[in-house]
Description
Predicted 3D model of RNase P RNA and transfer RNA as a complex of 419 nucleotides. Rfam match: Bacterial RNase P class A. Gene Ontology terms of the family: ribonuclease P activity, tRNA processing and dimeric ribonuclease P complex.

RNA sequence: GGAGUCUGCCGGUCUGUCGCUGGUCCCAGACGAGGGGCAAGAGGAAAGUCCGGGCAACGCAGAGCAAUCCGCUUCCUAACGGGAAGUAGUCCGUGAGGGCUAGUCAGUGCAGAAGAAAACAACCGCCUCCGCAAGGAGGCAAGGGUGAGAAGGCGGGGUAAGAGCCCACCAGGCGCAUGGCGACAUGCGUGCUGUGCACUCCGGAUGUUGAAAGUUCAUGUAUACCGGCGCUUGAGGGCUGCUCGUCCGAGCUGGAGGGUGGAACGAUAGAGACCAUCGGUGACGCUGGUCGUAGAUAAAUGACAGACUUCUACAGAACCCGGCUUACAGGCGGACUCCAAGC
RNA sequence: GCGGAAGUAGCUCAGUCGGUAGAGCACUAGCCUUCCAAGCUGGGGGUCGCGGGUUCGAACCCCGUCUUCCGCUCCA
Numbered sequence: 001g002g003a004g005u006c007u008g009c010c011g012g013u014c015u016g017u018c019g020c021u022g023g024u025c026c027c028a029g030a031c032g033a034g035g036g037g038c039a040a041g042a043g044g045a046a047a048g049u050c051c052g053g054g055c056a057a058c059g060c061a062g063a064g065c066a067a068u069c070c071g072c073u074u075c076c077u078a079a080c081g082g083g084a085a086g087u088a089g090u091c092c093g094u095g096a097g098g099g100c101u102a103g104u105c106a107g108u109g110c111a112g113a114a115g116a117a118a119a120c121a122a123c124c125g126c127c128u129c130c131g132c133a134a135g136g137a138g139g140c141a142a143g144g145g146u147g148a149g150a151a152g153g154c155g156g157g158g159u160a161a162g163a164g165c166c167c168a169c170c171a172g173g174c175g176c177a178u179g180g181c182g183a184c185a186u187g188c189g190u191g192c193u194g195u196g197c198a199c200u201c202c203g204g205a206u207g208u209u210g211a212a213a214g215u216u217c218a219u220g221u222a223u224a225c226c227g228g229c230g231c232u233u234g235a236g237g238g239c240u241g242c243u244c245g246u247c248c249g250a251g252c253u254g255g256a257g258g259g260u261g262g263a264a265c266g267a268u269a270g271a272g273a274c275c276a277u278c279g280g281u282g283a284c285g286c287u288g289g290u291c292g293u294a295g296a297u298a299a300a301u302g303a304c305a306g307a308c309u310u311c312u313a314c315a316g317a318a319c320c321c322g323g324c325u326u327a328c329a330g331g332c333g334g335a336c337u338c339c340a341a342g343c
Numbered sequence: 344g345c346g347g348a349a350g351u352a353g354c355u356c357a358g359u360c361g362g363u364a365g366a367g368c369a370c371u372a373g374c375c376u377u378c379c380a381a382g383c384u385g386g387g388g389g390u391c392g393c394g395g396g397u398u399c400g401a402a403c404c405c406c407g408u409c410u411u412c413c414g415c416u417c418c419a
Base pairs, nucleotide, nucleotide: 001339002338003337004336005335006334007333008332009331010330012308013307014306015305016304017303018302020041021040023038024037025036026035027034043314047325048324050323051322052321053320054319055210056209057208058207062244063243064242065241067206068205069204070203071202072086073085074084075083076082087102088101089100090099091098092097103201107199108198109197110196111195123144124143125140126139127138128137129136130135152170153169155167156166157165171193172192173190174189175188176187177186178185179184214265215264216263217262225255226254227253228252229251236248237247238246239245258418259417272291273290274289275288276287278285279284344415345414346413347412348411349410350409353368354367355366356365362399370386371385372384373383374382392408393407394406395405396404
C1' cells in the first nucleotide's frame, strides 16, 4: 500500500420566518371561545408482532387425563426460545474468523424408487459335499452391483471359504480411575457397534384474555317485532383445554331493532439513562454521584430561505419495558488476519 | 393497536401425519357440421408467493420475509 474478519458508535447541524401538538404563566373574558410570552416535542430500528415479562380484568375446594413449548454445560437476568463464557462434532475460509448440529443410543413403528436383501439378508460370486453331467444340499458377508444407509473402518492372523472368530491401530458406546462446578478430557478395561425420521420416555415451563385489557363519572334508551331450545323429566352457566365431581339455575339463543358515541383515569419516574469506584474472563452485579415532563384520540413534530465545497438512506411513538429478526445513503473509531514491497 | 386465516396451471379449488403435483372451466390440434356452438378424441401449460434451514428426499416440517383477507368499542 492492497484485500479482508470481528466489534463499538453516529445517522444531519446552525440561523431566520411562518405553522402544528400538549403544558405553563400573563392579559382579556366568564355561554362557548380569544390574544401574547416561555421552555418542551419520534427511532436505531418507533417496523415485523417472533419470544419473554410488568400491568389489568376474570378465574382458582379437590382428583384424573390431555395439549403446547423448550432441550450440550455452567452462569447472567424480573423472565425468555435472549445474552455471556465454555464443551463435542461437522461444514466453509490460506487466515483473522463464521455457519449449523446436540436430552434418549433402552423400547415401538415406518422407510417410495433402485436393489437379491432395508435387519429373521444369499442375486452374481467364493468354498465343501453328492452327481458322468445338467443340477442339488449346505456353509460364507471377504469381492461385485443398488442405495442416504448393506452388519463400525482398515491391515494382519486364522479358515475349506469366511466372519470381532482372534490381534494391532482408528471412530463410537458402556464400566472404572483421575482432572474439571459441569458439558467433557485423559488413561485402563470391555468385541458392545447399520442409516434416517416419527412416536414413546426423561427433565423443565405454561390458567384465559390483551390497553378495543380495565376503573370511575356523565348522557340517553324499548329487548318493538319474527323464529329455535328450555321451565325441576333441568335449557343454560361457573370451576377458562377435557372428564369426574361440585355449585348456581329460569331463562338461553339466531335475526332484527333502540340508545350513547362525551369526560377523567389507565398513560409515561422506569427491571430509567449516563459517569466513576469495586467484584467478575464476560453477560452482569454492588455502592456513590449526575440527569430527566413526547403522551395524542382523527391523532402534533412540518414548510420555505441561507450557511456548512456535496446533500442525502431505512423509516413515524399510540400502555410500558428486555430481547430477537428484518430494512438502512453516508460517515467515524478499535482489535486482528492474509498478500506485496522496503528498513 | 390486538387477535386469526390464506397464498398450488390463465380462473376456481383438491393434494398437508414428507416419497414422480391433480380436477373442472379456459387454451390448443384433430374428428363431427355447409359454417358456428355443443359433443367426442388427443395435447400443451406449474420458480407450489419469495429466500434460507432440517432431511437421502420438502407443496407438506422449522425460521425469516412479502402480499391479501377476516374479526375485535360501550349500555340494556